RNAcentral holds the full RNA, with entries from ENA. Predicted 3D model of a 475-nucleotide part of an RNA (small-subunit ribosomal RNA, 3' major domain) from an uncultured prokaryote. It matches the Rfam family "Bacterial small subunit ribosomal RNA". Its family is annotated with ribosome and structural constituent of ribosome in the Gene Ontology. The coordinates come from a structure-prediction model, not an experiment, and the mean pLDDT is 85.

[in-house]
Context: one part of a larger RNA
RNA sequence: UGACGGGGGCCCGCACAAGCGGCGGAGCAUGUUGCUUAAUUCGAGGCAACGCGAAGAACCUUACCUGGGUUUGACAUGUAGGGAAAAGCCAUAGAGAUAUGGUGUCCUUUUGGGCUCUACACAGGUGGUGCAUGGCUGUCGUCAGCUCGUGUCGUGAGAUGUUGGGUUAAGUCCCGCAACGAGCGCAACCCUUAUCCUAUGUUGCCAGCGCGUAAUGGCGGGGACUCGUGGGAGACUGCCGGGGUCAACUCGGAGGAAGGUGGGGACGACGUCAAGUCAUCAUGCCCCUUAUAUCCAGGGCUGCAAACAUGCUACAAUGGCCGGUACAAAGGGCUGCGAAACCGCGAGGUCAAGCGAAUCCCAUAAAGCCGGUCUCAGUUCGGAUUGGAGUCUGCAACUCGACUCCAUGAAGCCGGAGUCGCUAGUAAUCCCGGAUCAGCAACGCCGGGGUGAAUACGUUCCCGGGCCUUGUACA
Numbered sequence: 001u002g003a004c005g006g007g008g009g010c011c012c013g014c015a016c017a018a019g020c021g022g023c024g025g026a027g028c029a030u031g032u033u034g035c036u037u038a039a040u041u042c043g044a045g046g047c048a049a050c051g052c053g054a055a056g057a058a059c060c061u062u063a064c065c066u067g068g069g070u071u072u073g074a075c076a077u078g079u080a081g082g083g084a085a086a087a088g089c090c091a092u093a094g095a096g097a098u099a100u101g102g103u104g105u106c107c108u109u110u111u112g113g114g115c116u117c118u119a120c121a122c123a124g125g126u127g128g129u130g131c132a133u134g135g136c137u138g139u140c141g142u143c144a145g146c147u148c149g150u151g152u153c154g155u156g157a158g159a160u161g162u163u164g165g166g167u168u169a170a171g172u173c174c175c176g177c178a179a180c181g182a183g184c185g186c187a188a189c190c191c192u193u194a195u196c197c198u199a200u201g202u203u204g205c206c207a208g209c210g211c212g213u214a215a216u217g218g219c220g221g222g223g224a225c226u227c228g229u230g231g232g233a234g235a236c237u238g239c240c241g242g243g244g245u246c247a248a249c250u251c252g253g254a255g256g257a258a259g260g261u262g263g264g265g266a267c268g269a270c271g272u273c274a275a276g277u278c279a280u281c282a283u284g285c286c287c288c289u290u291a292u293a294u295c296c297a298g299g300g301c302u303g304c305a306a307a308c309a310u311g312c313u314a315c316a317a318u319g320g321c322c323g324g325u326a327c328a329a330a331g332g333g334c335u336g337c338g339a340a341a342c343c344g345c346g347a348g349g350u351c352a353a354g355c356g357a358a359u360c361c362c363a364u365a366a367a368g369c370c371g372g373u374c375u376c377a378g379u380u381c382g383g384a385u386u387g388g389a390g391u392c393u394g395c396a397a398c399u400c401g402a403c404u405c406c407a408u409g410a411a412g413c414c415g416g417a418g419u420c421g422c423u424a425g426u427a428a429u430c431c432c433g434g435a436u437c438a439g440c441a442a443c444g445c446c447g448g449g450g451u452g453a454a455u456a457c458g459u460u461c462c463c464g465g466g467c468c469u470u471g472u473a474c475a
Stems, first nucleotide, its partner, number of pairs: 001475002003472003007469007015459002019422005026313008034304002042053002064299007073122001077121007088103006106113002124288002127286003133282002135277003138273001140271001145184006151160003164175003190265004195233007205222002209220003236259001239253005315415001319374007331362003336355002341350003381412001386407007428451007
C1' cells in the first nucleotide's frame, strides 16, 4: 500500500421487510448428469454451465459409429509433359459413391481459355494446446470509481491531491484544505416514447358539400381531424414560498402534455476471475498424410432403473362448455402471401382474383361484454397415454415430423424442507407477429399490443456493493 475480520461509523441495491404471483408435489416439453450403446459427435460447470453454442438433428446439416470406395485428392495456386473433348442426357450393374457403354459436342485473336490425365511442389484436418495467442464475450457493475503532470511531505515503499463539513443517482456540485490543474469514467450530446405548432397530402383520412349503394371513403371533391414523413417549440429547479453557511442543494406550490436524470434504450472506466471460446473466424507450436484427409449408404446425435435445471398445462365455479357481439399494435409476403366461390365434421383440397404491397393477402385478435347450461363430483375439471382413420411437407415420415377426426380417458383436489421474480402501465393475465425454416418436435427465443393490481413502517437482521477508520503473525 492492499486484502481480510462472526471490528467500528456513514450510505446504497426487490438485499431484507411489506405485498402479489410462482418454483419445489402431478403429467408433458426442453436441457444436463448418470447409465446404456458400434456410436449415443463436441463444447459450456457456483453466482456468471444446465429452453446454453443450436434463430429449426428424418436425408442433408454432422463433426460420431458400421460398412463400401478414393489417394495431387471434395477445395486453391504453380511447373513440366500429354490428351481429346468436357459438362449434360440415356441405358446397364450396384445400397450408393462409382464403373461401363451410347449420345453429345463450347468460346477464341488459333497463342490459348475452359475440361481432363501423368509426375512434382503441395492441398486437407470440427486433430491437440483458450495455461502460447488475436478478436469477440461473460462477470463484479451502469457499481462510482481508476489514474496522471507539476508542487509539497517522507531515507524509502509511498502519501497528499481523491481526506474533512454539507449535498447528489453520481469523485454530482458547494464550502474548506499544501496543494494547483488534468485525463479515463458519471452526466450531457444519439435513438425511441409522451404534448403542441408548421409544411406536405398518396396507397392514408372524411368534418362540411354533392353522387351512388343492400352495405362500405365506393365516387366527385376536400386538408379540417386521425395518421405518415420532414422541420421546429417545449423542462431549465426557469418562477413563488419554507429550510440551508442565504452556498451547493432540498421540501412544498403554481403554471404545464410532461417536474426536478419525465419513461425506455444504446452506451460498460482502470482492472478481476491463467473466466469462456483453437468447433464462428484468425493464428504460433505440436501431431496425422493410402489417413486424424475425402466421397457414399445405413445407423446415431431422439437410446432410459434414476437425479437435477428451465418451462408449459392443470388440479376448476373470479371456472368449463355452447350461441351471439366489440376493440389493437407491431410485423411478414414473388420458386412468396394467397381473397372470394365450391368440396370436406376437420387438418386440408380444387379453381383462382388481387398484391413486389400505408393499396392486396397472412388476419376472425383473445381475455372482454350479452344470453344459456353445468352445481362441487376425480366431475361437462384435467388432458397424459393408447387404438383406429386421415391431411400436409418432403426423393423418403420404420427407427424419428407436425397437424386433424373418432374412441380411450392416466396422474393431479394447490404441493415438505427450502427457494425465485417483481416498486407502475410494473407484477399478474390475454392474445398477435417474426427470425430460423421444405416441413417441424416452438410449450423456446425476440418483439407487439389488450386488461391491469397490491405493498414499501423501516434499515435491527440475511446477501452484494461504495467511502472513512481500526486490528493483523496474510501478500